[in-house]
RNA sequence: GGAGCGGAACGGACGGCCGCGGCUCCCUUGCGGAUGCCGAGGAAAGUCCGGGCUCCACAGGAUAGGACGGUGGGUAACGCCCACCGGGCGCAAGCCCAGGGAAAGUGCAACAGAGAGCAGACCGCCGAUCGGCGGCAACCUUCGGGAAGCCGCAGGAGGUAAGGGUGAAAGGGUGGGGUAAGAGCCCACCGCGCCGGCGGUGACGUCGGUGGCACGGUAAACCCCGUCCGGAGAAAGCCCACAUAGGGGGGGACGAGGAUCUUCGGGUCCUCGGCGAGGCGGUCCGUCUCGCCAUGACUCCCGGGUAGGGCGUUCGAGGCGGUCGGCAACGGCCGUCCCAGAGAAAUGGUCGUCCAGGCGCCGCAAGGUGCCUGACAGGAUCCGGCUUACGGGCCGCUCCGGCA
Repeated sequence: GGAGCGGAACGGACGGCCGCGGCUCCCUUGCGGAUGCCGAGGAAAGUCCGGGCUCCACAGGAUAGGACGGUGGGUAACGCCCACCGGGCGCAAGCCCAGGGAAAGUGCAACAGAGAGCAGACCGCCGAUCGGCGGCAACCUUCGGGAAGCCGCAGGAGGUAAGGGUGAAAGGGUGGGGUAAGAGCCCACCGCGCCGGCGGUGACGUCGGUGGCACGGUAAACCCCGUCCGGAGAAAGCCCACAUAGGGGGGGACGAGGAUCUUCGGGUCCUCGGCGAGGCGGUCCGUCUCGCCAUGACUCCCGGGUAGGGCGUUCGAGGCGGUCGGCAACGGCCGUCCCAGAGAAAUGGUCGUCCAGGCGCCGCAAGGUGCCUGACAGGAUCCGGCUUACGGGCCGCUCCGGCA
């Protein structure tokens, strides 16, 4: 100097003038005014997870659905965070992983290829076996020939899956022995299964022994296993005040028994039954609560009134500083601070100075000077997290090259 990896922050500051929202408190008959204090984010965004809070009844069984998936911790909790294990990528610093199961089952892998799961022979290799062709030939010979056997060539039956080919992937890998040629057929090492020792909380690691040794891949394919999961939501909900028409029309379930009272018409209560409404995540079962049984719950249609005020509302799993414990995430203790609360939604405009960065010029340097720039973007119940958007710097680490 170049290329990369990781981390924590900041994301403007001060002053003047004018203009906003809230709170405090003083003045004013009221309108309103004075003083003081406070007034957006690291992502307020996405609405994706998890909760606090509020309401639903503090309820059950089944099924469906959703999420997670190595181990151990953190946390209110999580699908988040930390550390470690295993695997992969990278020279490295480091980064990534929907990381249980393929021997429960189903499916998929186009095409190519002999064959894609308990498969398979295209090329090739062997072929002592079968016959053929050729050569040599012990020996025999009636001298015409015959011939055990040997060698070579090309094949058949058969053997083979080591070599080659096809493919993303081909039934452990490398090397050696062995074989007709080959094959874990045998051996060594690696891998895999089983057993044991040591280390570790554990996932696992490591060492030793043993076995010839195997039923390939894919589950962010269906599926299986394990764990977890009430709903709705601040317009949640709670309180106060006010108003209307307690309006009109249609439909609508008519049982039984007991007790008690009685003016003997009937009233009341209880049990069962019938009807209706509501709740229990989507569904089913089951169950609970309430109302009604004709002076009628409920339901359909028409029509009328109201939508005002307050609480919720910001003191929190809170911020900051110090210290202790822990590899860390984080937690304990001490001290200190109060930092939006709007309600159609407030914090803006302007001037000056400074700050940060970039470029140019002057200068050995320090520095000076001129110009330009200062991003992404704004609450609405509040927090923890994840994801996405974005400006210029800072710190640490790795590799390459050069100089000293």
Molecule: Bacterial RNase P class A
Organism: Planctomycetota bacterium